[in-house]
Order: sequence, then structure tokens, then C1' cells
RNA sequence: GGGCCCAUAGCUCAGCCUGCUUAGAGCACCUGACUCUUAAUCAGGGGGUCGUGGGUUGAAAUCCCACUGGGCCCA
Repeated sequence: GGGCCCAUAGCUCAGCCUGCUUAGAGCACCUGACUCUUAAUCAGGGGGUCGUGGGUUGAAAUCCCACUGGGCCCA
């Protein structure tokens, strides 16, 4: 210098290819029930402007461009 992959909740991830109801799951966290208490179990709840900026569109996590960070390969 060239190429590929990854970035979404505190953590691990799905959703992206094929744009369209309100962005979801598990774990963790908070509250309550149960229990002598804890744990387990059950019920409920909070938490994300989807890495950043721009573009296309009536509408973008999703399509396009640039950039940032991480990983791998080639030279």
C1' cells in the first nucleotide's frame, strides 16, 4: 500500500442479504411474591437516537460514500 470481517442494552448476541407496525432475546440489574434468611422459582419493571459524519428515500440498524476503533490475510 491492497483486500476481507466485526462494531446494536451493563455483558453475550439476533435482526442487515429482501428498507415499512413500537428495535428484540438470554444473562445481569431493580421491585414484589414465596422462604426463618439466602439461593432457586414465579410475577412485574427500568435500560439502546444501532461506532461517527454525510447521502438516497415518504420512511434507514438495514442501501450508498467517507471516517474511527478492533481482528485477519496478501505485499
The prediction has a mean pLDDT of 81. The RNA shown here (transfer RNA) has 75 nucleotides and comes from a Candidatus Woesearchaeota archaeon. Rfam family: tRNA. It is annotated as a transfer RNA. Rfam's curators write: Transfer RNA (tRNA) molecules are approximately 80 nucleotides in length.